[in-house]
RNA sequence: AGAGCCGAGGACGCGGCCGCGGUCGGCGCUUCGGCACCGGCCGAGGAAAGUCCGAGCUCCACAGGGCAGAGCGAUGGGUAACCCCCACCGUCCGCAAGGACCGGGAAAGUGCCACAGAAAACACACCGCCCGCUGCUCGCCGCCCGGCGAGUGAGGGCAAGGGUGAAAAGGUGGGGUAAGAGCCCACCAGCGGCGCGGCGACGCGUCGGCUCGGCAAACCCCGCUCGGAGCAAUGCCAAAUAAGGGAGCACGAGGCGGCCCGCCUCGCUACCGACUCCCGGGUAGGCAGCUCGAGGCCGGCGGCAACGUCGGCCCCAGAUGGAUGGCCGCGGGGCCGUUUGCCACUCGGCGGACGGUCCAACAGAACUCGGCUUACGAUCGGCUCUGCCC
RNA sequence: GCCAGCGUAGCUCAACGGUAGAGCACGGCUUUCGUAAAGCCGGGGUUGAGGGUUCGAGCCCCUCCGCUGGCUCCA
Numbered sequence: 001a002g003a004g005c006c007g008a009g010g011a012c013g014c015g016g017c018c019g020c021g022g023u024c025g026g027c028g029c030u031u032c033g034g035c036a037c038c039g040g041c042c043g044a045g046g047a048a049a050g051u052c053c054g055a056g057c058u059c060c061a062c063a064g065g066g067c068a069g070a071g072c073g074a075u076g077g078g079u080a081a082c083c084c085c086c087a088c089c090g091u092c093c094g095c096a097a098g099g100a101c102c103g104g105g106a107a108a109g110u111g112c113c114a115c116a117g118a119a120a121a122c123a124c125a126c127c128g129c130c131c132g133c134u135g136c137u138c139g140c141c142g143c144c145c146g147g148c149g150a151g152u153g154a155g156g157g158c159a160a161g162g163g164u165g166a167a168a169a170g171g172u173g174g175g176g177u178a179a180g181a182g183c184c185c186a187c188c189a190g191c192g193g194c195g196c197g198g199c200g201a202c203g204c205g206u207c208g209g210c211u212c213g214g215c216a217a218a219c220c221c222c223g224c225u226c227g228g229a230g231c232a233a234u235g236c237c238a239a240a241u242a243a244g245g246g247a248g249c250a251c252g253a254g255g256c257g258g259c260c261c262g263c264c265u266c267g268c269u270a271c272c273g274a275c276u277c278c279c280g281g282g283u284a285g286g287c288a289g290c291u292c293g294a295g296g297c298c299g300g301c302g303g304c305a306a307c308g309u310c311g312g313c314c315c316c317a318g319a320u321g322g323a324u325g326g327c328c329g330c331g332g333g334g335c336c337g338u339u340u341g342c343c344a345c346u347c348g349g350c351g352g353a354c355g356g357u358c359c360a361a362c363a364g365a366a367c368u369c370g371g372c373u374u375a376c377g378a379u380c381g382g383c384u385c386u387g388c389c390c
Numbered sequence: 391g392c393c394a395g396c397g398u399a400g401c402u403c404a405a406c407g408g409u410a411g412a413g414c415a416c417g418g419c420u421u422u423c424g425u426a427a428a429g430c431c432g433g434g435g436u437u438g439a440g441g442g443u444u445c446g447a448g449c450c451c452c453u454c455c456g457c458u459g460g461c462u463c464c465a
Stems, first nucleotide, its partner, number of pairs: 001386008012331007020043007028035002045362001049373002052371005057230004064261004069226005075087004089103001090101004104221002109219002111215003126162002128158004135152007170188006189211001191208007234288004244279005252266004281464002284462001295314008332359012391461007400414004408445001416432005438454005
């Protein structure tokens, strides 16, 4: 200098005054619903956000069976649980510190692999390489016969080389062959067996036969998990009203929000019902749920860690058109300008005084937790790697 | 607050994972005295943004951004 990783704290602090929400106490008024005043205490976040996961809690069968569907996916642990976290393994990227990974199965089956290319998966043959017979043409051995060579057509063998592609049927080298090829051999990659180490994923070693394309964030298979809805859940009180219109109903309707079974409730044989649904109508009030909780802080112990456990201390918002704001004083910090002291004298560095300006950004509880992700920046701190210089 | 759905040209919509197209609109030409209609030709796209899987993504997966819709109580 460049890069990587981690952490802290997030209206700068203190004091005063005024104001807002909640709660407790006092006092007063009251139409008994509550209201006003005084005092004490408390009063937004690390993400309260997005609503992406996982739970608590409530109701529907004390949540039941099957099908369908959805989610997850290396290993070991943590946790109430998780698509989260920790440790470790493997693959890939990076010189490295480190980072990324929905990371089971392609030898159960189906499907896809555009264009190009001979061929895209029970392999294949365009150019090419090689061979023989038969056929034809030409040349040579002077001619016929016979032989040799070249070319051409049909046939056979091959896959080394060329070429196409994202991907070409193991790779490199040697032997071998008519030419070639795991045909044979050595090393490497992959597969399988055995041994050793590890709880395990896996690693290392050795032996074997010789080779098997990719895609499952395509269907699918395997393993595991999942009933549905959500605080506008749910319960109670008050207020209001319609005896309105339409539809369904015995193989009934509803709970049950994918379907079937099953369970429960209603209905008691009634063409009707305030039983259910739709339209239309009324009320826009209060209480509970509602904040003490898988809670926070500090310390000890166990564990590499995530985390667990023990002890002590603390109580820390509950609004319902939705409460956190404003002013003043003192102190502190950043930036800019002027001036001045010291060092260096090339730009400059450190400090003092005065003046100005700023102290933010992202964002704001709404039943509650644990995570993830995203947004944010005045800032502060620590560790590591690589390169260069001394 | 809770729960669903959708983003492709200026607008309305298409598109088995294989070169993103159609209608209307826009521009030019023909036709006409001129305009409209008609005919021919043409331009116009970071498929809302970023990342991943794949040889290849508008499409499959993840995270954001934006928009739209539904959900109270009583009888």